[in-house]
Context: one part of a larger RNA
Order: sequence, then C1' cells, then structure tokens
RNA sequence: UUGGGUUUAAAGGGAGCGUAGAUGGGUUGUUAAGUCAGUUGUGAAAGUUUGCGGCUCAACCGUAAAAUUGCAAUUGAUACUGGCAGUCUUGAGUACAGUUGAGGUAGGCGGAAUUCGUGGUGUAGCGGUGAAAUGCUUAGAUAUCACGAAGAACUCCGAUUGCGAAGGCAGCUUACUAACCUGUAACUGACAUUGAUGCUCGAAAGUGUGGGUAUCAAACAGGAUUAGAUACCCUGGUAGUCCACACGGUAAACGAUGAAUACUCGCUGAGGGCGAUAAACAUUUUGCGGCCAAGCGAAAGCAUUAAGUAUUCCACCUGGGGAGUACGCCGGCAACGGUGAAACUC
Repeated sequence: UUGGGUUUAAAGGGAGCGUAGAUGGGUUGUUAAGUCAGUUGUGAAAGUUUGCGGCUCAACCGUAAAAUUGCAAUUGAUACUGGCAGUCUUGAGUACAGUUGAGGUAGGCGGAAUUCGUGGUGUAGCGGUGAAAUGCUUAGAUAUCACGAAGAACUCCGAUUGCGAAGGCAGCUUACUAACCUGUAACUGACAUUGAUGCUCGAAAGUGUGGGUAUCAAACAGGAUUAGAUACCCUGGUAGUCCACACGGUAAACGAUGAAUACUCGCUGAGGGCGAUAAACAUUUUGCGGCCAAGCGAAAGCAUUAAGUAUUCCACCUGGGGAGUACGCCGGCAACGGUGAAACUC
C1' cells in the first nucleotide's frame, strides 16, 4: 500500500457554519468526454509462452507464431455516468395559520437563608470533635426580638420532564430575539448531502484592567491526629467564587457511539401537535425513555433514537513504554495550547 477497523480492545474531530472538492431525485431531447466495439499504426532486441528444428539427451542454441493486458489515430454504438437545453414535484426551501418549551440577550422586581451593624431582653458560657484544642465571650458572647445594610444563590413545584448545535439553560416579570413541531399544499423548482483549509461558538480552573466581596474557599497560619502528617478532622483565612470588557481554547467537552438518507417484527410509559368523537378503540406525526423479534456482536450488549441492512462525505487507528515528551513552526500577556518525532527498550 491493499485490506481491516473506530461503544468498552489502538481509533469519531468538543460543537456548528461553510469554501474547494467528492457524491447526488423523476422525465425528454441533444452531445459523445468517460464507457463499449471494430480497424490502422506503434508497443526495439533479449526475456516469457507455444510449435518445429540443431548439438547422442538436457542445459544451451536456432527459427516461426503468440502474448506484450499499453499509447495514439480513426470509424461506429448510446444503456449507464458526465456536458448542454427543456420540463416535473416527491428531496430541499419559502409563505400563511396555530401550539410548545429552565433556548438566547438586556432591564425591573420578590421572599427565605447567610453574614455584618444598631438597639432591646438576658447571663455564663458558646463553638467544635471520635475525643479535644486552637477560636469567640463579663469591654456582655451564644440564644432571642426589632430595625437596617450587603452580596450571592433561587426551597417546594421538579420528573429517565422540557429546550438548545455542542458547551449549557431553573424565583417572578417586561422588552427584543432565535428555533423545533403541527396543519394547509399557495409559491420556487433539485436550489440537495457531506465538508480538507477557513470562520464562529465553546464548562470549570486560569490571565489582564476596573468594580464588587455575603457565603464558600486553593495558598497560608494555628489546633489536633500520628512514629512522622508539608494530609484526612477542627478554628481562621487570601486569591478565586460575582459583574463589565478583553484573552485563553482545554475536560471522563461521554451516548466513551461523526453527519446525512432509505429500508427492517412488536409491546409499553410519559411530552408537543393534528385528526376523530362512540369519550372507546384503531390510526398519523415529532422528540424523550423502558423491554424485546430478526439481524449484528469476542462478549457485555445494541436492536426504527442500531452497534441491523445499504449508500455518500469527512475525521481517525495500525504492539507496549519512551511520549502527547524533544526539536522546529504557529498561536498566547503569561499559564500554556496546536502540530508532533526518534534513539533506546520489552
């Protein structure tokens, strides 16, 4: 390389948009590039294969034919693919109508809790643990009542619920905004699928500047435990946690399962519609779950949300360690990220 693979053995890019490219619905005509057939030229010799012949045979040699699967030209064929020109509606999209939801952004508001402050009541403890101690407290704590302030998060409802491309999204409300779904079948008429490079989004931690700082809490300090204890436990506590703007670009970014299309038994739960009304049943569509048939799988298991049967496109894998390291390059304020070896060794 061919081949074989990618849930768990190595292997699906974190996710989307989309360029080139690759692939692409029905039908008519045309063309003849691919494709197919014929002919011509060429495809050196040696070698190869076959026939015949020469050395007593063979190796070896001679001779003739074939092959040389290729290339070019030319004449045709037109089913398929392609090009060109029409046309169609079922793929795709638009329009109109209706529903749904923690989808997004910005603003406003709310109550409980926590901590702090002020005042009242009240008196000797509180707190914490396996047990303690550090700590707080007669300068009146803890407890309790009233008032005030601040910041952060939204109890119950709440659910294998819902929405979103993924990350993710949950008090209430307003504005703006995106989307799925359903119905109609009015419009466009293949406008589609995938997508290297590229662009955008991307939890937490982290970084820069400026705010904010109630709680919690890396680092740090103290108290314990212990042989030690740079830990687990306790008392404190700074970055951070929150906001604005910018950077960074990684996660067990997981369904460890790329996207799209078609097909392939059923049963059942709960969500959104349509239709129907006999309030029953059957049917239809879309997303979320459970169980199973065929089939698949090394098995566990998957099973109309496939890991089944097929097609298209992209990404990735090729023994373990060395190593996601070194070097180089690119990006970044930095932290670091991306790309990514070899020697050696088993």
Molecule: small-subunit ribosomal RNA, central domain
Organism: uncultured bacterium